[in-house]
C1' cells in the first nucleotide's frame, strides 16, 4: 500500500412479513400487508396411478449413477438485481423448500391463519419526479 475477515450503525435487496402499545421479565394485544376455507349463478361431467395449498421455483431432451430418484449439461418457460421512479437495451443470478392428509373449482355473507427468515447490488439511454442554490 492492497486484499480479506469480524462487529456496530445507516442505507439497500429477496419476501406478505412492517409499525405501535402494555409488561419487572417471560409473555401478551394490535397493525401495514398477505394466505386458506366457504352459497347462488357459472364451470366441471365418473373413478383409478389419489388429490390439493403456499411459492418465480415448472416442462422437455441427453448422459451418468448407490436407477421410487439423484447428479451434470442444454432448451423452453417463469422470477430477481444493476441505489429517486418507470420503461427499453445490456450484463448477471435463481428456478428451492414445505404444508394438508383421501379432502377443498369459482364464491357474497361468514369462518380462519401468517405478519418470518436470509442477504450486500450499483452499466447506459429515454420520459417523469425530487432537492439545493441564485435572481
Nucleotide at each position: 500500500a492492497a486484499a480479506a475477515a469480524a462487529c456496530u450503525a445507516a442505507c439497500a435487496c429477496c419476501g406478505a412479513a412492517u409499525u405501535c402499545c402494555u409488561u419487572u421479565a417471560a409473555a401478551g394485544g394490535a397493525u401495514a400487508c398477505g394466505g386458506g376455507g366457504g352459497a347462488a349463478c357459472c364451470a366441471u361431467u365418473a373413478a383409478a396411478u389419489g388429490g390439493g395449498g403456499u411459492g418465480a421455483a415448472u416442462u422437455c431432451c441427453a448422459a451418468g449413477a448407490u436407477u421410487u430418484u439423484c447428479u451434470u449439461g442444454g432448451a423452453a418457460a417463469g422470477g430477481g438485481u444493476u441505489a429517486c421512479c418507470u420503461u427499453u437495451c445490456a450484463a448477471u443470478c435463481c428456478u428451492a423448500a414445505u404444508c394438508c392428509g383421501u379432502c377443498a373449482g369459482c364464491u357474497a355473507a361468514c369462518c380462519u391463519c401468517g405478519g418470518a427468515g436470509g442477504u450486500g447490488u450499483a452499466g447506459a439511454a429515454a420520459g417523469g419526479g425530487g432537492a439545493a442554490g441564485a435572481c

The RNA shown here (c-di-AMP riboswitch aptamer (ydaO/yuaA leader)) has 135 nucleotides and comes from a Thermoanaerobacterales bacterium. Model confidence (mean pLDDT): 79 of 100. Taxonomically the source falls in Thermoanaerobacterales (Bacteria, Bacillati, Bacillota, Clostridia). It was read from a public genome assembly, where an Rfam model found it.